Predicted 3D model of a 73-nucleotide RNA (transfer RNA) from a Candidatus Aenigmatarchaeota archaeon. It matches the Rfam family "tRNA". Rfam classes the family as a transfer RNA. Rfam's curators write: Transfer RNA (tRNA) molecules are approximately 80 nucleotides in length. The coordinates come from a structure-prediction model, not an experiment, and the mean pLDDT is 84.

RNA sequence: GCGUCGGUAGUCUAGUCUGGUAGGACACAGGCCUUCCAAGCCUGAAACCCGGGUUCAAAUCCCGGCCGACGCA
Numbered sequence: 001g002c003g004u005c006g007g008u009a010g011u012c013u014a015g016u017c018u019g020g021u022a023g024g025a026c027a028c029a030g031g032c033c034u035u036c037c038a039a040g041c042c043u044g045a046a047a048c049c050c051g052g053g054u055u056c057a058a059a060u061c062c063c064g065g066c067c068g069a070c071g072c073a
Base pairs, nucleotide, nucleotide: 001072002071003070004069005068006067007066010026011025012024013023020056028044029043030042031041032040049065050064051063052062053061
């Protein structure tokens, strides 16, 4: 330098092909339960790497960039 794959809450991730309410687990906060703690149950806050384009509507499609992994040279 070229190619492939990836980047989504504090952490790990689903969803992208086929555009239409961003979901799950753990963690965190509050509550219930318990003599207390843990466990269990309920509730809550919190996220689409950056810029542009297409579209009524973009995490998703297109272009460019950044970062990471792997391969080729």